Molecule: transfer RNA
Organism: Candidatus Saccharibacteria bacterium UBA6664
RNA sequence: UCCGGCGUAGCUCAGUGGUAGAGCGGGUCGCUGUUAACGACUAGGUCACUGGUUCGAGCCCAGUCGCCGGAG
Numbered sequence: 001u002c003c004g005g006c007g008u009a010g011c012u013c014a015g016u017g018g019u020a021g022a023g024c025g026g027g028u029c030g031c032u033g034u035u036a037a038c039g040a041c042u043a044g045g046u047c048a049c050u051g052g053u054u055c056g057a058g059c060c061c062a063g064u065c066g067c068c069g070g071a072g
Stems, first nucleotide, its partner, number of pairs: 001071007010024004018055001026042005048064005
């Protein structure tokens, strides 16, 4: 320098054009003599950034940044 993959909640990851979700973690409550476990409820998001396409973008396109891998 070139090519490819990835970037979504605190963490690990789904979501392949039409209301952003799960598990774990956090909070409150219940249960218990207490803790743990279990159950119920709940908070938490600029979907890396900028622009474009579209009635509508986490998703499609271009560029930028970061991480990983490959080629030279």